[in-house]
RNA sequence: GGGUCUGUAGCUCAGUGGUAGAGCAACUCCCUCUUAAGGAGAUGGUCAUGGGUUCGAAUCCCUUCAGACCCA
Numbered sequence: 001g002g003g004u005c006u007g008u009a010g011c012u013c014a015g016u017g018g019u020a021g022a023g024c025a026a027c028u029c030c031c032u033c034u035u036a037a038g039g040a041g042a043u044g045g046u047c048a049u050g051g052g053u054u055c056g057a058a059u060c061c062c063u064u065c066a067g068a069c070c071c072a
Base pairs, nucleotide, nucleotide: 001071002070003069004068005067006066007065010024011023012022013021018055027041028040029039030038048064050062051061052060
């Protein structure tokens, strides 16, 4: 220098155009003599950035940024 992939909750990851979800963690409550385990609830997201297409974009297209890998 060229190419491929990845970027979504604190962490690990789903979500292939129509209201953003799960597990774990943290918080509150229940249970228990206490702890652990178990049960219930609520909270938490500018979907890396900027633009475009579309009635509608996490999703499709382009730019930029960050990371991993391959080739040279």

Source information:
Predicted 3D model of a 72-nucleotide RNA (transfer RNA) from a Candidatus Woesebacteria bacterium. The coordinates come from a structure-prediction model, not an experiment, and the mean pLDDT is 80. It matches the Rfam family "tRNA". Rfam classes the family as a transfer RNA. The source organism's lineage runs through Bacteria, Bacteria candidate phyla and Candidatus Woeseibacteriota. The sequence is in RNAcentral, with records from ENA.